[in-house]
Model confidence (mean pLDDT): 83 of 100. The RNA shown here (c-di-GMP-I riboswitch aptamer) has 90 nucleotides and comes from a Gammaproteobacteria bacterium. The sequence was found by an Rfam model in a public genome assembly. It matches the Rfam family "c-di-GMP-I riboswitch aptamer". From the family's description: GEMM was predicted in a large-scale screen for bacterial structured RNA regulatory elements.

RNA sequence: GGUGCGCCGAGGCAAACCCGUUGAAAAACGGGGACGCAAAGCCACCGGUCUAAUACCCUUGCACAGGGUGAUGACAGCGGGGUUGCCGGC
Numbered sequence: 001g002g003u004g005c006g007c008c009g010a011g012g013c014a015a016a017c018c019c020g021u022u023g024a025a026a027a028a029c030g031g032g033g034a035c036g037c038a039a040a041g042c043c044a045c046c047g048g049u050c051u052a053a054u055a056c057c058c059u060u061g062c063a064c065a066g067g068g069u070g071a072u073g074a075c076a077g078c079g080g081g082g083u084u085g086c087c088g089g090c
Base pairs, nucleotide, nucleotide: 002090003089005088006087012037013036017032018031019030020029021028022027035077041083042082043081045080046079047078048075049074050073055069056068057067058066
């Protein structure tokens, strides 16, 4: 330097849930907390999943309510892909 084989060592991250904040929501952030993770580090390019505010459509005498379509929103701890990486092995 390569590999991304493994986790001995040193450590790292942090699910559910609870509290607070933001948001229409999904969800995110902070604190607590650990289900787990060898990339559970980072990136929405591809697939997938979630939400549906604005918008459009239907219903209704009108309005309200309800229903449907639908990301420009979200998920990197759903998968693929890209990229970076500690220690050990080779």